[in-house]
RNA sequence: CCGCUAAUAGCUCAACGGACAGAGCAUUAGCUUGCGGAGCUAAAGGUUGCAAGUUCGAUUCUUGCUUAGCGGG
Numbered sequence: 001c002c003g004c005u006a007a008u009a010g011c012u013c014a015a016c017g018g019a020c021a022g023a024g025c026a027u028u029a030g031c032u033u034g035c036g037g038a039g040c041u042a043a044a045g046g047u048u049g050c051a052a053g054u055u056c057g058a059u060u061c062u063u064g065c066u067u068a069g070c071g072g073g
Base pairs, nucleotide, nucleotide: 001072002071003070004069005068006067007066010025011024012023013022018056027043028042029041030040031039049065050064051063052062053061
């Protein structure tokens, strides 16, 4: 320098272009327990990396940039 892949909750990951973006773990509260853990119930937690474009509608499609990884020279 060229190509490919990825970026979504604190972490690990889902989500045909269409309803309020979900799950597990973690956190908080309650139940339970002699205390704790485990278990059960509930809650909180998101500018979907950044900026544009296409579309009635974008996490999803297109372009550029940034970061990380892989491959090639």